[in-house]
RNA sequence: GAACGAACGCUGGCGGCGUGCUUAACACAUGCAAGUCGAACGAGAAAGUUUCUUCGGAAACGAGAGUAAAGUGGCGCACGGGUGAGUAACGCGUAGAUAACCUGUCCAAAUGACCGUGACAGCCCUUCGAAAGGGGGAUUAAUACCGGAUACGUCAGUCUCCUAUAAGGGAGAGAUUGAGAAAGAUGGCCUCUAUUUAUAAGCUGUCACAUUUUGAGGGGUCUGCGUACCAUUAGUUUGUUGGUGGGGUAAUGGCCUACCAAGACUUCGAUGGUUAACGGGUCUGAGAGGAUGAUCCGUCACACUGGCACUGAAACACGGGUCAGACUCCUACGGGAGGCAGCAGUGAGGAAUAUUGCGCAAUGGGGGAAACCCUGACGCAGCGAUACCGCGUGAGUGAGGAAGGCUUUCGGGUCGUAAAGCUCUGUCAGCAGGGAAGAAAUGUGUUGGGGUGAAUAAUCCCAGAAAUUGACGGUACCUUCAAAGGAAGCACCGGCUAACUCCGUGCCAGCAGCCGCGGUAAGACGGAGGGUGCUAGCGUUGUUCGGAAUCAUUGGGCGUAAAGGGCGUGUAGGCGGUCUGUUAAGUCAUGCGUGAAAGCCCUCGGCUCAACCGAGGAAGGGCGUAUGAUACUGGCAAGCUAGAGUGCGGAAGAGGGGGGUGGAAUUCCAGGUGUAGCGGUGAAAUGCGUAGAUAUCUGGAGGAACACCAGAGGCGAAGGCGGCCCCCUGGUCCGACACUGACGCUGAGACGCGAAAGCGUGGGUAGCAAACAGGAUUAGAUACCCUGGUAGUCCACGCCGUAAACGAUGGGUACUAGGUGUCUGGGGUAUUGACCCCCUGGGUGCCGUAGCUAACGCGUUAAGUCCCCCGCCUGGGGAGUACGGCCGCAAGGUUAAAACUCAAAGGAAUUGACGGGGGCCCGCACAAGCGGUGGAGCAUGUGGUUCAAUUCGACGCAACGCGAAGAACCUUACCUGGGCUAGACAACGGUGGACCGCCCUAGAGAUAGGGUUUUCCCUUCGGGGACUGCCGGUUCAGGUGCUGCAUGGCUGUCGUCAGCUCGUGCCGUGAGGUGUUGGGUUAAGUCCCGCAACGAGCGCAACCCUCGCCCCUAGUUGCCAUCAUUUAGUUGGGCACUCUAGGGGGACUGCUGGCGUUAAGCCGGAGGAAGGUGGGGAUGACGUCAAGUCAUCAUGGCCCUUAUGCCCAGGGCUACACACGUGCUACAAUGGACGGUACAAAGGGUCGCAAUCUCGCGAGGGGGAGCCAAUCCCAAAAAACCGUUCUCAGUUCGGAUUGGAGUCUGCAACUCGACUCCAUGAAGCUGGAAUCGCUAGUAAUCGCGGAUCAGCAUGCCGCGGUGAAUACGUUCCCGGACCUUGUACACACCGCCCGUCACACCAUGGAAGCCAGUUGUACCGGAAGUCGAUAGGCUAACCCGUAAGGGAAGCAGCCGCCUAUGGUAUGACUGGUGACUGGGGU
Repeated sequence: GAACGAACGCUGGCGGCGUGCUUAACACAUGCAAGUCGAACGAGAAAGUUUCUUCGGAAACGAGAGUAAAGUGGCGCACGGGUGAGUAACGCGUAGAUAACCUGUCCAAAUGACCGUGACAGCCCUUCGAAAGGGGGAUUAAUACCGGAUACGUCAGUCUCCUAUAAGGGAGAGAUUGAGAAAGAUGGCCUCUAUUUAUAAGCUGUCACAUUUUGAGGGGUCUGCGUACCAUUAGUUUGUUGGUGGGGUAAUGGCCUACCAAGACUUCGAUGGUUAACGGGUCUGAGAGGAUGAUCCGUCACACUGGCACUGAAACACGGGUCAGACUCCUACGGGAGGCAGCAGUGAGGAAUAUUGCGCAAUGGGGGAAACCCUGACGCAGCGAUACCGCGUGAGUGAGGAAGGCUUUCGGGUCGUAAAGCUCUGUCAGCAGGGAAGAAAUGUGUUGGGGUGAAUAAUCCCAGAAAUUGACGGUACCUUCAAAGGAAGCACCGGCUAACUCCGUGCCAGCAGCCGCGGUAAGACGGAGGGUGCUAGCGUUGUUCGGAAUCAUUGGGCGUAAAGGGCGUGUAGGCGGUCUGUUAAGUCAUGCGUGAAAGCCCUCGGCUCAACCGAGGAAGGGCGUAUGAUACUGGCAAGCUAGAGUGCGGAAGAGGGGGGUGGAAUUCCAGGUGUAGCGGUGAAAUGCGUAGAUAUCUGGAGGAACACCAGAGGCGAAGGCGGCCCCCUGGUCCGACACUGACGCUGAGACGCGAAAGCGUGGGUAGCAAACAGGAUUAGAUACCCUGGUAGUCCACGCCGUAAACGAUGGGUACUAGGUGUCUGGGGUAUUGACCCCCUGGGUGCCGUAGCUAACGCGUUAAGUCCCCCGCCUGGGGAGUACGGCCGCAAGGUUAAAACUCAAAGGAAUUGACGGGGGCCCGCACAAGCGGUGGAGCAUGUGGUUCAAUUCGACGCAACGCGAAGAACCUUACCUGGGCUAGACAACGGUGGACCGCCCUAGAGAUAGGGUUUUCCCUUCGGGGACUGCCGGUUCAGGUGCUGCAUGGCUGUCGUCAGCUCGUGCCGUGAGGUGUUGGGUUAAGUCCCGCAACGAGCGCAACCCUCGCCCCUAGUUGCCAUCAUUUAGUUGGGCACUCUAGGGGGACUGCUGGCGUUAAGCCGGAGGAAGGUGGGGAUGACGUCAAGUCAUCAUGGCCCUUAUGCCCAGGGCUACACACGUGCUACAAUGGACGGUACAAAGGGUCGCAAUCUCGCGAGGGGGAGCCAAUCCCAAAAAACCGUUCUCAGUUCGGAUUGGAGUCUGCAACUCGACUCCAUGAAGCUGGAAUCGCUAGUAAUCGCGGAUCAGCAUGCCGCGGUGAAUACGUUCCCGGACCUUGUACACACCGCCCGUCACACCAUGGAAGCCAGUUGUACCGGAAGUCGAUAGGCUAACCCGUAAGGGAAGCAGCCGCCUAUGGUAUGACUGGUGACUGGGGU
């Protein structure tokens, strides 16, 4: 995508035509579904009327009526209709056979139909029973039954001939013997005959009857071929297979029986099990196929279940019988009745399937001579959108693009010409009117013609006209009327897949076919608007086919994705070289037959079209048959030699088996020498050793393995094979000829071989060594390491039968470039000879072309190109497991599932990332050093805790003296309390006024009330504007409320690491690669060289600032060499120097030597203030961390709106058992204290810095020169240096803490500031594990300044002073760069992931057993019934007999064989369940 006998959900206007219990072959109430014939037969009512009556009834009549009902008899009931349980079968399909058969009714033909007898139903009487139903008696007819006659033909027996296909046949002939028939009914007539006026004994017609022949149609039986799955079903069978005799049947036949023989079937799948009606067809598909078997047609089977027969032409019989069983019903309990898988209908089951309708008008069937009767077959109608088909729900116009909805960037967009409005039309539905076809007839009577006949009768045939017959149905159809009026839904809109937005929701609710959506901006959920698709339907579910080349015949694969058997020998089978002849099985051609109808296809036609229907045609795999062809395949026959093999001569080899033998080594034993250790390891210990080890020497024992040679070398089928010698033995190769003559290849089963380990029996045991023991290691160490050590390893015999048994590559033949090794043959040239060289076989390697491959790779040793044969695969897990079978002593092997579960598992390659992988390189990364932190006290930040609140953020490096360059109020965001609600702030309107300032009252204040003061700017004189108070309302303000995971911006980090990319080209199917890798070099992807790359960009470097040298310019506030002067560069003077601040120069590997590739560059040197980026700064690639920040700011969305906004007071952010980070000060003598004397830089200063002076011990106060600064001030630099003192102590170290007294700032130092003085004098004596910084003007140490700031600095940002040590080096730790390698990682090793255990759920195996079903065997029992035997009881027909009686022929009964259900016993199989148990999955 297509389809459906469908179902479900939502919806639903009309018609036509089909179709409708797929489930419980479950159970059925009720009605109907098979009768008919009076022209086969006998008999024969009732109701009515009349009469009589004892009122109970009786009789008669004939209009009812020869009717109803019943009976005898005939035909039918075996058709039609239903269902699919059974059946894997000659059941079905197809083609045949029947010379092995039957056939009622029907057609055709022939002949016959004569003479007789006796009964039985019904009716009547009687009787039993509740009923169903019987018993007895009497009477009776027939087309019922029976006897006899006849017998053309028929059948049977015997005999003689004949003959296609000959153990046969009768489709041939003849002779003879025997057997066997019948029925009438009805219409007409009088020719013949007889009576005499109309009949039959006669004639004639129709139907029926009997025998026979034939046909048609129907059936029985047999055969070839086809017809599901399981081999975890491999052997089955005793009437079984065949024969003979007999029986039986319509008929063949073990169909049955007796006897004889021992056969029959089967891997080409018997037997068993499971499932199933089969076909035409139907659905799908390009086809081949696959699936299916509703409706319609053909066949089969069945009729409550299981047997059985009877009748009959046909049945073992759906609406017949009988027996048994189950069930239901009736019952008087004794006994009976029943069978919807016929049509309706009911219950039940189920997701689910209709009316207890009308009619025999048509078609068909049964009966009948016919009328006619019967017919739930059938024709119609009803119900169901259940399928298909057709029609409609309106058409045109219409822009203020209405209203309204939705949306919006607020402009608009969209629903949308859609609506309204205007102009039309009239299908369907509605009302009314008209109104078919389907009907042909049969029969009857009639007209005409014909047959039969004696006939103008009757009857039959043909033709014509007439009347009659409609369930559907007043239906189809036609017409009128009115009226846009009554008639649209469903699904979907993330991708596949056509169709998008808003709101709600917030991993919730939900969706989902697959992938997957949903955790606050969801095109995926729900709703809405809009859109898309289909449309009286639309979706969903289920099923089938397709796509699926995903079982591959067409048309797949197996080195690594699933898949080559471990290897060989070889059976069946499959396949097979070359030539000739023959055959004609395959094959091909043609003809014939068949391939039912319906269906599919084509044409034409009928319903208005279509669906539907009719007619004609075509097609049809296949099968059968006839004739022909002979290339190929096959068969047969005769050859050939190229395949294969044999012989001859050579060659190599760890090929196999057996026997023998050799040396080295280990161990052990004995002895000698010798002394304290040996051994072992990363280090040790266990162990051995003073009872003498190890070491060393000599001798001996024993077992196992064979160093060197030795090689990607050789041999073998594989496993595998290694000292040497001998014996036996297999295979391979080469050479030249000869021979055989296709003898070949492969190979299901089968058989054999088959490493190691393991098993059994018996040996052997030196070394090694599972298990085991001890010692170590370790958190543990049932391991790795060590010391010991038993099975085993070895031998013999026997099992096992598996391995990553691998080239992960089955075997064979042929073909398709080469190059280069190696092993082993043969030949050639040349040579004295051997090499070298060349050619040619066989093996074994490497590289590589074409080609192949998903890629990797393979590539004459194919994974290339073909053919032949075998094995194997079909998503992952479950599982190579369970069960079953086979094998095994066991271990186990082999064969080999399912439930369940997942949306993947997997291959190759790519880019990254990672590795206790490799290479190379770098960094205060380690190392080498110096100083710290971690211990103490304090400061500060954080966590935690506490609290009304301790506001918030930051959390490894890269949070924690961080935001905060400074919380007493303020800040402030937090808490408590008091207040405000257009609001503290912005816009608009109205109104008043300048605003401001000052005072009073209440209050904690916010605030409220009152008073006082003041009267802005412009002006066209109307007014306007700024500011401000009050009032008003709505668009609003406001929010440090949330989301840094919605964002912008900014920032941190890797990292100042050297990287990150692009264009074009080239390579690759592609991801991607190349460039960017490589060789050097660098601090650097810096540069050079090379190169399928060539270039380019962002980074690096440089350009910028600063410091270091020089020069020029300039010379005040700076400087002072010279001159003068001063306390003082103070002043004059000068600007040389310093300095200041502008501009230049200078450094570039430029020069030189060596190294290097003549390069880049490196090392050394010269010169130089500076040398190889001179020091420092600024500068931060592509990106990473959903890193940080919504509380700097901005901003989407959400939230609050008398509060989450705003104002105020107080409190809090300063809490304190603790823990951590960062610091300060110390622990002291390289020090403390005191005194003295020097030397900076960089900054700041008017709301300021403040000198001299003065007071105070001091903080500081008073006062105030000077300075808007190279001028004045802060300002004292400190360490240092000189001198004195302290003398190793909790100290003259250390300063915490606390008490007291003060200073300063500020509205205010209580919570909660800094500083000063006096007093106090804690911890601390150099700091565990661990850890940080630093490579030179650096570390360390010393002080100074600044920002913030009223005040508050141990923090931060700067400045200078003094001023070291060390770096061998890159093994290691950490981080990083490049190349390479492995990867099952990609959230990327903080990854991934394995198993046990614990909990829950699911399916499954085992299990003492238990239950059920199916089935086998043996036996018991045995209904009905057929058959047989018997029949002493019984019997109308015939015979004998006057009769009685007898005979014949039968029957009941009884017996026997067979036998259903049943029973007993014992097996097999299947299913369920089962305490417990095993593994598996999630």